[in-house]
RNA sequence: GCCCCCGUCGUCUAGCGGCCCAGGACGCCGGCCUCUCAAGCCGGUAACGCCGGUUCAAAUCCGGUCGGGGGUA
Numbered sequence: 001g002c003c004c005c006c007g008u009c010g011u012c013u014a015g016c017g018g019c020c021c022a023g024g025a026c027g028c029c030g031g032c033c034u035c036u037c038a039a040g041c042c043g044g045u046a047a048c049g050c051c052g053g054u055u056c057a058a059a060u061c062c063g064g065u066c067g068g069g070g071g072u073a
Stems, first nucleotide, its partner, number of pairs: 001072007010026004018056001027045006049065005
């Protein structure tokens, strides 16, 4: 250089064009319970790497770009 794969809450992850102003687990915050703590229960918190395009509608499809991983002379 060329080819392939990946990028979603703090972390791990679901999603496969509309039912989702993105769900779950852990974490964190508040409350209940408890003599206290833990556990348990309830509530809250926070994300689609970036730009552009296609579409009535995009996390999802296409192009570019950035980052990570792998392959190859």
A computed fold for a 73-nucleotide RNA from an Acidimicrobiia bacterium, annotated as transfer RNA. Model confidence (mean pLDDT): 81 of 100. The organism belongs to Acidimicrobiia, within Bacteria. It was read from a public genome assembly. It matches the Rfam family "tRNA". Rfam links the family to the GO term triplet codon-amino acid adaptor activity.